[in-house]
RNA sequence: GGUGCGGUAGCUCAGUUGGUAGAGCACUAGACUGAAAAUCUGGGUGUCGGCGGUUCAAGCCCGUCCCGCACCA
Numbered sequence: 001g002g003u004g005c006g007g008u009a010g011c012u013c014a015g016u017u018g019g020u021a022g023a024g025c026a027c028u029a030g031a032c033u034g035a036a037a038a039u040c041u042g043g044g045u046g047u048c049g050g051c052g053g054u055u056c057a058a059g060c061c062c063g064u065c066c067c068g069c070a071c072c073a
Stems, first nucleotide, its partner, number of pairs: 001072007010025004019056001027043005049065005
């Protein structure tokens, strides 16, 4: 330098055909307890890597750039 895959919540990851962004864990408030742990109930905390484009509508499609991994040179 080229090709492929990936970048979504604090972490690990879903999101299949474009139509109001989710799960588990963690965190937090409450219940319970003498106090904790466990358990139960409530709470999503997010510029979907950046910019631009297509579209009535983009996490999803297109272009470009950045970052990570693998392969080729």

Annotation: A computed fold for a 73-nucleotide RNA from a Bacteroidia bacterium, annotated as transfer RNA. It matches the Rfam family "tRNA". It is annotated as a transfer RNA. Its family is annotated with triplet codon-amino acid adaptor activity in the Gene Ontology.